Predicted 3D model of an 84-nucleotide RNA (transfer RNA) from a Halieaceae bacterium. Rfam family: tRNA. It is annotated as a transfer RNA. The coordinates come from a structure-prediction model, not an experiment, and the mean pLDDT is 82. It was read from a public genome assembly. NCBI's taxonomy places the organism under Bacteria, Pseudomonadati, Gammaproteobacteria, Cellvibrionales, Halieaceae.
[in-house]
C1' cells in the first nucleotide's frame, strides 16, 4: 500500500430485485392479576414542532442518481479479514 466485507433505535437484527425504515426477539417505562412477589398477559417504547388531529426529519460522515435511495454511484471515517 492493495483486495474483500461490515457500519440501522438502549442492544441482537429485519427491510424479498430501489417503493410505508426499525418487523420479531430482549432491555426499558406504565397497567392487569397476587396478601406480597415470581411468572403470565395488554399498552407504550428513535428526534423535533404542535394542546390535539398531525406534520418535519432520521440508516457511520459529505456528496451524486433517480418520481423515489437503507439499497445504487464517487470521496471520506471507523471496524474485522486477506495480500505483498
Nucleotide at each position: 500500500g492493495c483486495c474483500g466485507g461490515a457500519g440501522u433505535g438502549g442492544u441482537g437484527a429485519a427491510a424479498c430485485u430501489g417503493g410505508u425504515a426499525g418487523a420479531c426477539a430482549c432491555g426499558a417505562g406504565g397497567g392487569a392479576u397476587u396478601c406480597a412477589a415470581a411468572a403470565u398477559c395488554c399498552c407504550u417504547u428513535g428526534c423535533c414542532a404542535g394542546c390535539g388531529a398531525u406534520g418535519g426529519c432520521g440508516u457511520g460522515c459529505c456528496g451524486g442518481u433517480u418520481c423515489g435511495a437503507g439499497u445504487c454511484c464517487g470521496g471520506c471515517c471507523u471496524c474485522c479479514g486477506g495480500u505483498a